[in-house]
Model confidence (mean pLDDT): 80 of 100. Predicted 3D model of a 97-nucleotide RNA (c-di-GMP-I riboswitch aptamer) from a Caldilineales bacterium.
RNA sequence: GAGGAAUAAAGGCAAACCUAUCGAAAGAUAGGGGCGCAAAGCCACGGGUCUACGGUCAUCUGGCCUUGCCAGGGACUAGGAUCGCCGGGUUGCUGGC
Numbered sequence: 001g002a003g004g005a006a007u008a009a010a011g012g013c014a015a016a017c018c019u020a021u022c023g024a025a026a027g028a029u030a031g032g033g034g035c036g037c038a039a040a041g042c043c044a045c046g047g048g049u050c051u052a053c054g055g056u057c058a059u060c061u062g063g064c065c066u067u068g069c070c071a072g073g074g075a076c077u078a079g080g081a082u083c084g085c086c087g088g089g090u091u092g093c094u095g096g097c
Base pairs, nucleotide, nucleotide: 003097005094012037013036017032018031019030020029021028022027035084041090042089043088045087046086047085048082049081050080054077055076056075057074059073060072061071062070063069064068
């Protein structure tokens, strides 16, 4: 210097849940908390998954002042999210081997 590994040391991150804030939601941020993690550091590049403000489609139900209007449902769709879903890219600590 490189590889591999988690069993040593120094440490690191932080699931669920709670509180506050943002958001249409999924979810994110901060504090508490600790399920776990050798990249559970970073990047939405590929795939998967989640949500549907908005958009598209097609009908159903109810009400009313019945050429119609209003309200509530359905399906599809990321431009949103997830790196602690997988792959990929990139950076990094360490005794023994």